[in-house]
Context: one part of a larger RNA
Formats: sequence, structure tokens, C1' cells
RNA sequence: UGACGGGGGCCCGCACAAGCGGCGGAGCAUGUUGCUUAAUUCGAGGCAACGCGAAGAACCUUACCUAGGUUGAACUACGCACGAAAAGCCACAGAGAUGUGGUGUCCUUCGGGGCGUGCGAUAGGUGGUGCAUGGCUGUCGUCAGCUCGUGUCGUGAGAUGUUGGGUUAAGUCCCGCAACGAGCGCAACCCUUAUCCUAUGUUGCCAGCGCGUAAUGGCGGGGACUCGUGGGAGACUGCCGGGGUCAACUCGGAGGAAGGUGGGGACGACGUCAAGUCAUCAUGCCCCUUAUGUCUAGGGCUGCAAACAUGCUACAAUGGCUGGUACAAAGGGCUGCAAAACCGCGAGGUCGAGCGAAUCCCAAAAAGCCAGUCUCAGUUCGGAUUGAAGUCUGCAACUCGACUUCAUGAAGCUGGAGUCGCUAGUAAUCCCGGAUCACCAACGCCGGGGUGAAUACGUUCCCGGGCCUUGUACA
Repeated sequence: UGACGGGGGCCCGCACAAGCGGCGGAGCAUGUUGCUUAAUUCGAGGCAACGCGAAGAACCUUACCUAGGUUGAACUACGCACGAAAAGCCACAGAGAUGUGGUGUCCUUCGGGGCGUGCGAUAGGUGGUGCAUGGCUGUCGUCAGCUCGUGUCGUGAGAUGUUGGGUUAAGUCCCGCAACGAGCGCAACCCUUAUCCUAUGUUGCCAGCGCGUAAUGGCGGGGACUCGUGGGAGACUGCCGGGGUCAACUCGGAGGAAGGUGGGGACGACGUCAAGUCAUCAUGCCCCUUAUGUCUAGGGCUGCAAACAUGCUACAAUGGCUGGUACAAAGGGCUGCAAAACCGCGAGGUCGAGCGAAUCCCAAAAAGCCAGUCUCAGUUCGGAUUGAAGUCUGCAACUCGACUUCAUGAAGCUGGAGUCGCUAGUAAUCCCGGAUCACCAACGCCGGGGUGAAUACGUUCCCGGGCCUUGUACA
């Protein structure tokens, strides 16, 4: 000087407390361990691995296994030698990769070029090392810290500044001070959302004026409104009052769409963990080179005594079922989205209007509301499992796809110790969309809106962190 303390002081955080909803019990889904296996490819391991890499494992992917081939699929120069071959087409063998046979034949200024084969150089490797590395990332932590120049103090390590008194979300600001300044962080500048003004007005809108329809901005028209796209305004403790060192600031109020960082996002200091990644990529060294490269078929990554993690669905009446009836936002669409009509109980099929889309389509929003029914039961709860019959995608659904219909109707009556999330348009709850993608194991992930709470006395305690101080046999 740090680190540590079941030392002290001050302070903060859904850290506790106060609340609401879960997890831990059940079934299923997904990941992991373990076991099994010819293989069940590899990585990730407290927080910070375990719905993680994987935003799509039937083939492919694919890296694994078995079997069968092969010596080069692409690349780079170069040298030498040889040359008509290769591609394509046809036939045969084969699981295919491939092999065999036939056919087929380039330009030229004659130097050669293009092409092919052989040899020599080389390629190739998801082989090893993340403890040789770059890059990228996680984490402490969006915590308020981390440093430097000059000066001063100290023999020196170092200190000071950065400590102190206040204050703040903040090393934020004020005051004081052997310090005076400065840098990286904080904040602001960026995006979005909330209000208004203004310009513009199609594909958007429709108040008023007409036309028309069974109905619809459908049409003429209009720019008021909504909305879209630009440009601006607005919030700054600016104003008033109380407190305060009348400093920073803080409390209350007015006005205002919004008030003290308005809400949300992007943004992550010096560093820590020899943290993660050689399997995104790049790369040193080592290793393989008729194989650890490469091609193909089939299998595996989906196995199942068990254990854990993360979710979904439930156990019902604030509910289930049936009928009727409202109201979104954000997205996607040409190898595409597909209306209407018809067929099918349905998944879906036939036909195909319109739309490269503020125009058309996906598209039904669901919870909600209005009626009816069920009446506390393992039930009209719950839907696992299984049987049968189908639909769709795809070369192909046996291993191993999703969905539909009929039948079947398991466990489950609110879950031990323990444990998680959340402070407001949040939790809870309800649907919608997208990426990946032929299809899809998505209940995952990333977004969007609808309905919409409860509680916070407080900081003693648990956890993590910041500042000062103290002890230390630790560095």
C1' cells in the first nucleotide's frame, strides 16, 4: 500500500422486511449428469454451465459409428515429360460413391495458348494446446470509481490531490484544505415514448357539402380531425414560499401533456476471474499425410433403473362447455402471402381474385361482454397414454416429423425442507407476430399490444457493493 475480520462508523441495492405470483409434489417438453451403446460427435461446470453454442439433428446439416471406396473437391506459382484426352451422351455392374466399354472431339500468326495425365513442390485436418495468442464475450457492475502532470511531505516503499463538513443516482456539486490542474469513467450529446405548433396529403383520414349502395371513404370533393413523414417548440429547480454556511442542495406549491435523471433503450472506466471460446474466424508451436484428409450408403446425435435444471399444462365454479357479440399493436409476404366460392366433421383440398403491398393477403385477436348449461364429483375438472382412420411437407416420415378426427381417458384435489421473480402500465393474466425454416418436435427465443393489482413501518438481521477508520503472525 492492499487484502481479510463472526472490528467500528456512514450509505446503497427487490438485499431483507411488507405484499403478489410462482418453483420444489403430478404429467409432459427441453437441457444436463449418469448409465447404456459400434457410435450415442464436441464444447459450456457456483453466482457468471444445465430451453447454453443450436434463430430449426428424418437425408443434408454432421464434426460420431459401421461398411465400401479414394489419393486429392477447390487454390497457388513453377519446372520437366507425355498427349489426345476431358466434359457431355448411351449401355453394363453396384447400396451408392465409383468402375468398365462405346460414342465424341478445341484455337493458332505454327512460337504457342486452353485442357488433361504423371513426377517434384504443395493442398487438406471441426486433430492437440483458450495455460503460447489476436479478436469477440461473460462477470463484479451502469457499481462510482481508476489514474496522471507539476508541486509539497517522507531516507524509502509511498502519501497528498481523491481525506474533512454538507449534498447527490453519481469522485454530482458546494465549502474548507499543500495543494493546483488534467485524463478515463458519471452526466449530457444518440434512438424511442409522452404534449403542442408548422409544412405536406397517397395507398392514409372523412367533420361539413354532394352522388350512390343491401352495405362499405365506394365516388366527386375536402385538409378540419386521426395518422404517416420532415422541421420546430417544450422541462431549465426556470418561477413562488419554507429550510440550509442563505452555498451546493432539499421540502412544498403554482403553471404545465410531462417536474426535478419524465418512462424505456443503446452506451460498460482502470482492472479481476491464467473466466469462456483454437468447433465462427484468424493464428504460433506440435501432430496426421494411401490418413487424424476426402467421397458414399446406412446408423447415431432422439437410446433409459435413476438424479438435477428450466419451462408448459393442470388440479377447477373469479371455472369448464355451447351460442351470440366487440376492441389492438407490431410484424411478414413473389421459389411468396393468398381472399371469395365450392368439397371435407376436421387437419386440409380444388379453383384462384388481389398484392413486390399505409392499397391486397396472412388476420380469427384472446382474455372481455350478453345469454344458456354443468352444481363440487377425480366430475361436462384434467388431459398424459394407447388403438384406429386420415392430412400435409419432403427423393424418403421404420429407427425419428408435425397436425386432424373418432375412441381411450393416467397422474393430479394446491405440493416437505427449502427456494425464485417483481416497486407501475410493473407483477399477474390474455392473445398476436417474427427470425431460423421444405416440414417441424417452439411449451424455447426475440418483439407487440389488451386487461391490470397489492405492498414498502423500516434498515436490527441474511446477501452483494461503496467510502472512512481500526487490528493483523497474510501478500
A computed fold for a 475-nucleotide part of an RNA from a metagenome, annotated as small-subunit ribosomal RNA, 3' major domain. Model confidence (mean pLDDT): 82 of 100. Its Rfam family is "Bacterial small subunit ribosomal RNA". RNAcentral holds the full RNA, with entries from SILVA.